[in-house]
Context: one part of a larger RNA
């Protein structure tokens, strides 16, 4: 030492298992923020510490309302103390306080510090308001060019902004890799990305619009027309409409004046009614016996069902086992819609006469956008220079002329159908089940890494129940282990469910 056979160690796979995720559907919400937000520092329970909650009124106070039997968050016990059917804890409405940073706004600043004026109280210490900037606005005083006066200017009354939010939306600006097999037009891509602005949606929107001699009638989204017609180093790709067919449906006001009449609508307050949300309630229906550590299982009778969705209980439970569920029911307080009414606004029909959007439309030269890279290139935009006509008038209809056939720029509103989801209920799953699914299932954007920007982990499982092993015994008052006891198992003993493999050992045996 090798081989086979038990029997261990170690390690932590494999099988179950889920507090956690993933991806959805259908509702709700769709912002918070100077009344001080978003995130944080720091404090705060009778005891040391992180979480959770609060704020110097501090795991909490007022009140209304719910609910009924223990409670004084959690890890997490214990110890002392206290509450509490005169209704506590808990759960919701509505309010109170709410330190310091932070748009932070009194000035400053190396965030949570530092230092101040002004008024009003106080006897004092001190306490309680005010004090940023930028707009709109009120009112005082000042005061140019320039004689009144304007403009400015300083102080004031009142009001508004500002910061943060995940994706969605329209603007201003905008790339490269990449692909063209190389690279320069051209592609990625008007993407990423910067920025400004807004809603719950945004934007579009009521024809100077297609169309084609027949007609159609804002806009916005989905199918299709179609990878067609085109464009295109005619490479590489890049790509319409016109009709068709759904979804939804909606029109209207200004650019005036005279005159009748006399209120459509719209938005805000106010009641009332009815609904929904924010707490809840009420809620059918099994015994026996058997195996077992436990019955929900087996096995014999029963039972209810508008409830046999789901969960838990010592194994698989419709049922005098729990929680629920079907299906009724409910709010003192608050918000949301909805209907009807009142109030103050606002302005509605009708009829005559008029009006019809000019530095506009279009030219040129230069760019951009339209699927369209200037091309025969129309249309639309606009940087520069020009510039008409006025319904007897003008655009359009893809060079351009004609006819001919539709349309009425140069002012403005407008719901629905359509895009998202940081949040919020509830359901769902031929979605994952701890190296999987979020980076995260455990106190995780932590611990650790970096000067920063930023990178970024491991780590889940006794038992039903701690019944967590008294006492003893060996040792170092040890570590660890034997006994003893719990338990259905302790080769469930807390490095704790199962317990593969590699490695590493004990005993036998047989070989060298």
């Nucleotide at each position: 030492c090798g081989c086979a056979u038990a029997c261990g160690g170690u390690g932590g796979a494999u099988g179950c298992c889920u507090u956690g995720g993933c991806a959805g559907c259908u509702g709700g919400a769709g912002g918070c923020g100077a009344u001080g937000a978003a995130g944080g520092a720091c404090g705060u329970u009778g005891g040391a510490g992180c979480c959770u909650g609060c704020g110097a009124a501090a795991a909490g106070c007022u009140u209304c309302g719910g609910g009924g039997a223990g409670u004084c968050g959690g890890c997490a016990a214990c110890c002392a103390g206290a509450c509490u059917u005169u209704g506590a804890u808990c759960c919701g409405g509505a309010g109170a306080u709410a330190u310091c940073c932070g748009a932070a706004u009194g000035g400053g600043g190396a965030a949570a510090c530092c230092c101040a004026c002004u008024g009003g109280c106080g006897c004092a210490a001190g306490c309680c308001a005010g004090u940023a900037u930028c707009c709109c606005u009120u009112g005082a005083c000042u005061g140019a060019a320039u004689c009144c006066a304007u403009a400015g200017g300083u102080c004031u009354u009142g009001g508004g902004a500002g910061g943060c939010g995940a994706a969605c939306g329209c603007g201003g600006g905008g790339a490269a890799c990449u692909g063209a097999a190389a690279c320069a037009u051209c592609u990625c891509a008007g993407u990423a990305c910067c920025u400004g602005c807004a809603g719950g949606a945004a934007a579009a929107g009521a024809a100077a619009u297609c169309a084609a001699c027949c007609g159609a009638g804002a806009u916005u989204c989905c199918c299709u027309c179609a990878g067609u017609a085109g464009c295109g180093g005619c490479g590489a790709g890049c790509g319409a409409a016109c009709g068709g067919g759904g979804a939804a449906g909606a029109g209207c006001c200004c650019a005036g004046c005279a005159c009748u009449u006399g209120u459509a609508u719209c938005g805000c307050g106010g009641c009332a009614c009815g609904u929904c949300a924010u707490a809840g309630g009420a809620g059918a229906a099994g015994g026996g016996c058997c195996c077992g550590g436990a019955a929900a299982g087996g096995u014999c009778c029963g039972c209810c069902a508008u409830a046999g969705u789901g969960g838990g209980u010592g194994a698989u439970a419709g049922c005098c086992c729990c929680c629920g569920u079907a299906u009724c029911c409910g709010a003192a307080a608050u918000g949301g819609c909805g209907u009807g009414u009142c109030g103050a606004g606002u302005u509605g029909a009708g009829u005559g006469c008029g009006a019809u959007g000019a530095g506009u439309a279009g030219g040129u030269c230069g760019g951009g956008a339209c699927a369209c890279g200037u091309g025969u290139u129309a249309u639309c935009u606009u940087g520069a220079c020009u510039g008409a006509a006025u319904a007897u008038g003008g655009g359009g209809g893809g060079a351009c002329c004609a006819u001919c056939c539709u349309c009425c720029a140069a002012g403005g509103c407008u719901a629905a159908a359509u895009a998202c989801u940081c949040c919020u209920a509830g359901c769902u799953g031929a979605c994952c089940g701890a190296u999987a699914g979020u980076g995260a299932a455990c106190c995780a954007g932590u611990a650790c890494c970096g000067u920063g920007a930023g990178g970024g982990a491991a780590a889940g499982g006794c038992g039903a129940a701690a019944a967590g092993a008294a006492c003893c015994c060996c040792g170092g008052a040890g570590a660890g282990g034997g006994g003893a006891g719990u338990g259905a198992a302790a080769u469930a003993g807390a490095u704790c469910c199962u317990g593969a493999a590699a490695c590493c050992g004990u005993a036998u045996g047989c070989g060298u």

Predicted 3D model of a 512-nucleotide part of an RNA (large-subunit ribosomal RNA, domain I) from a Gammaproteobacteria bacterium. It matches the Rfam family "Bacterial large subunit ribosomal RNA". Its family is annotated with ribosome and structural constituent of ribosome in the Gene Ontology.